[in-house]
Order: sequence, then C1' cells, then structure tokens
RNA sequence: GGAUUAUACAGAGGAGUGGAGAGAUCAGGCUCAGUGAAACUCCGGCAACCUGUCUGCCUAUGGCAGAAAAGGUGCCAAUACCUGCCACUUCGGACAAAACCGGAGGGAAUUAUAAUUU
Repeated sequence: GGAUUAUACAGAGGAGUGGAGAGAUCAGGCUCAGUGAAACUCCGGCAACCUGUCUGCCUAUGGCAGAAAAGGUGCCAAUACCUGCCACUUCGGACAAAACCGGAGGGAAUUAUAAUUU
C1' cells in the first nucleotide's frame, strides 16, 4: 500500500517552541487564525477499538452482557464543518398525472480511526 468488518450529530485543552496559514483532496460556501494557523515537544484530559483485569450468565480452552481504565492505538472547534453522486421515502412548490425544482430524511462514494488479514 491492498482487502474485510465496525464506528464517525456524544465526549475531552493548557503551556513551550514556531511564525502564516488551517478545517483530508478538488470546487463552492462557511468557519478558525498575529488576542498567534500548521508542525513539533511537554503536561493534562476524553473515549472504550484491541490486550490484560474484575463481576454475572451460558450451550464453557469459548461466547454474551456489564464494570473499571493498567497497557497498545486513537482523539480533544463547528456532524467527517456543510454541499457535491443516487433520486428511495416524506413534505412543499396553485395543479388530475408525469416531469421538474426545493426542504427534511435515506443510500452510495470518498476520507479518518480501530481490529483482523494480505
């Protein structure tokens, strides 16, 4: 790097170095940023994916549910900041239907993270 599965509207920031960008990519929007962006370091925290631990149950080398948070990751503005593709549902756009447009929901793709695997 590839594949598979799960999750992504909850939660959690201070300091130092740094010195102009940042919010994955492209486009549009919006937001953050010299009252100091990215990046790096330290400390703190959140969460509970994996390992281990504890409790209960069971069809028991294991499985399921729960707890805690020691270890391995991850994360700590805004839903993955929003939209983009589909047009499935619903509502609306005067309308019998179709088509079309818009709002909300849904799905896909992409991305991120974890675990397994190659």
A computed fold for a 118-nucleotide RNA from a Bacteroidales bacterium, annotated as SAM riboswitch aptamer (S box leader). It matches the Rfam family "SAM riboswitch aptamer (S box leader)". Rfam describes the family as follows. The SAM riboswitch is found upstream of a number of genes which code for proteins involved in methionine or cysteine biosynthesis in Gram-positive bacteria. Its family is annotated with regulation of gene expression in the Gene Ontology. The model forms 91% of the base pairs in the Rfam consensus. It was read from a public genome assembly, where an Rfam model found it. Lineage of the source: Bacteria > Pseudomonadati > Bacteroidota > Bacteroidia > Bacteroidales.